[in-house]
RNA sequence: GCCUUUGUAGCUCAACGGCAGAGCGCUCCUCUGAAACGAGAGAGACGAUGGUUCAACUCCAUCCAAAGGCA
Numbered sequence: 001g002c003c004u005u006u007g008u009a010g011c012u013c014a015a016c017g018g019c020a021g022a023g024c025g026c027u028c029c030u031c032u033g034a035a036a037c038g039a040g041a042g043a044g045a046c047g048a049u050g051g052u053u054c055a056a057c058u059c060c061a062u063c064c065a066a067a068g069g070c071a
Base pairs, nucleotide, nucleotide: 001070002069003068004067005066006065007064010024011023012022013021018054026042027041028040030038047063048062049061050060051059
């Protein structure tokens, strides 16, 4: 220098054009004599910028970051 893959919540992961979800964690509440466990409720994310589309996490381009490969 070139190519490939990956980037979604605090962490680990889904969602492959049509309402962004789960587990753990966090907050509140309930339960208990008090804790733990359990029950209920809630906050919290699409790497960035553009483009295509009625509609984009999803498709395209560039950039950023990580991993791997070729030279």
Description: Model confidence (mean pLDDT): 84 of 100. A computed fold for a 71-nucleotide RNA from a Minisyncoccia bacterium, annotated as transfer RNA. Its Rfam family is "tRNA". Rfam describes the family as follows. Transfer RNA (tRNA) molecules are approximately 80 nucleotides in length. The family's RNA type in Rfam is transfer RNA. Its family is annotated with triplet codon-amino acid adaptor activity in the Gene Ontology.